SAM riboswitch aptamer (S box leader), 103 nucleotides, folded computationally. Rfam family: SAM riboswitch aptamer (S box leader). Rfam links the family to the GO term regulation of gene expression. The model forms 93% of the base pairs in the Rfam consensus. Its mean pLDDT, the model's own confidence on a scale to 100, is 81.
RNA sequence: AGGUUAUCAAGAAAGGCGGAGGGAAUAGACCCUAUGAAACCUUAGCAACCCUUUAUUUUGAAGAAGGUGCUACAUUCUACUGUUUUUAUAGAAGAGAUAACGA
Numbered sequence: 001a002g003g004u005u006a007u008c009a010a011g012a013a014a015g016g017c018g019g020a021g022g023g024a025a026u027a028g029a030c031c032c033u034a035u036g037a038a039a040c041c042u043u044a045g046c047a048a049c050c051c052u053u054u055a056u057u058u059u060g061a062a063g064a065a066g067g068u069g070c071u072a073c074a075u076u077c078u079a080c081u082g083u084u085u086u087u088a089u090a091g092a093a094g095a096g097a098u099a100a101c102g103a
Base pairs, nucleotide, nucleotide: 003101004100005099006098007097008096013043014042015041016040021032022031023030026079027078028077029076044071045070046069049067050066051063052062053061054060055059075095080091081090082089083088
């Protein structure tokens, strides 16, 4: 690399640097962006997967030192299926992201 399991409508931004793109990919839509995109750095924060404490017995409560992750928009929405007034709504798959495990 590929694999297994779990989660993905909640939450949380300032500064520096940079200088035109960005929201994963394809198509369409919508949106962010010179009142400064991406990338990178610093600090702060969010969350609670690993983790810590505790009760219990495999679930609950509390916590946040450390390892990750994250801090516009539902994983921005649609793509397949059902219902339906063809515009809404519900669900699923695939792909993706993150964590833990394992080789």